Model confidence (mean pLDDT): 84 of 100. A computed fold for a 104-nucleotide RNA from Sporolactobacillus vineae DSM 21990 = SL153, annotated as SAM riboswitch aptamer (S box leader). Its Rfam family is "SAM riboswitch aptamer (S box leader)". Rfam's curators write: The SAM riboswitch is found upstream of a number of genes which code for proteins involved in methionine or cysteine biosynthesis in Gram-positive bacteria. Lineage of the source: Bacteria > Bacilli > Caryophanales > Sporolactobacillaceae > Sporolactobacillus vineae.
[in-house]
RNA sequence: UUCUUAUCCAGAGUGGCGGAGGGACCGGCCCGGUGAAGCCCGACAACCAGCACUGUCCAGGUGUAUGGUGUCAAUUCCGGCAGAGAGAUUCUGGAAGAUAAGAA
Numbered sequence: 001u002u003c004u005u006a007u008c009c010a011g012a013g014u015g016g017c018g019g020a021g022g023g024a025c026c027g028g029c030c031c032g033g034u035g036a037a038g039c040c041c042g043a044c045a046a047c048c049a050g051c052a053c054u055g056u057c058c059a060g061g062u063g064u065a066u067g068g069u070g071u072c073a074a075u076u077c078c079g080g081c082a083g084a085g086a087g088a089u090u091c092u093g094g095a096a097g098a099u100a101a102g103a104a
Stems, first nucleotide, its partner, number of pairs: 001104008013041001015040003021031003025080004042072003047068003050064005076096001081093004
């Protein structure tokens, strides 16, 4: 980098450094000197491994939070393509994206 599978309406800071951008892309709409990105600390979560309990064993289940990731404005912020409906707001599925695990 590509492929497969699963998940994406829950949750998480009045902290320190930093000093102007950020929300993938495009269009919107937002966030930001009452401090963006980034780094550290902290926190959340429970995908994988570990551990404990359960299960005769296996598969599985429950818990934990030790390790590997991930996450911490707004539903993945909303839309982008297709279908249904409708005055309009709308609904369903998909695409794209993100994350995990596995494979090449």